Transfer RNA from Sedimenticola thiotaurini, 84 nucleotides, folded computationally. It was read from a public genome assembly. The coordinates come from a structure-prediction model, not an experiment, and the mean pLDDT is 82. Its Rfam family is "tRNA". Rfam classes the family as a transfer RNA. Rfam describes the family as follows. Transfer RNA (tRNA) molecules are approximately 80 nucleotides in length. Its family is annotated with triplet codon-amino acid adaptor activity in the Gene Ontology.
RNA sequence: GCCCGGGUGGCGAAACAGGUAGACGCAGGGGACUUAAAAUCCCCCGGCCUCGCGGCCGUGCGGGUUCGAUUCCCGCCCCGGGCA
Numbered sequence: 001g002c003c004c005g006g007g008u009g010g011c012g013a014a015a016c017a018g019g020u021a022g023a024c025g026c027a028g029g030g031g032a033c034u035u036a037a038a039a040u041c042c043c044c045c046g047g048c049c050u051c052g053c054g055g056c057c058g059u060g061c062g063g064g065u066u067c068g069a070u071u072c073c074c075g076c077c078c079c080g081g082g083c084a
Stems, first nucleotide, its partner, number of pairs: 001083007010026003019067001028044005046057004060076005
């Protein structure tokens, strides 16, 4: 230099012939149960604004296509593998 695969919450990991982003698990917080704990069960758990209701943004970064992009296209960055 060329080719292939990957980058999604704190962590792992789904969702792709474009249609509610974060299922599921781990970690964390609150509650129930218990004399107390463990186990179990229920709820919450990205960022910003807001007293709250709610709103906006968010899939490595920047653009493009589209009514609509994690998904398609272009460029770049990072990780892994192969060829030279």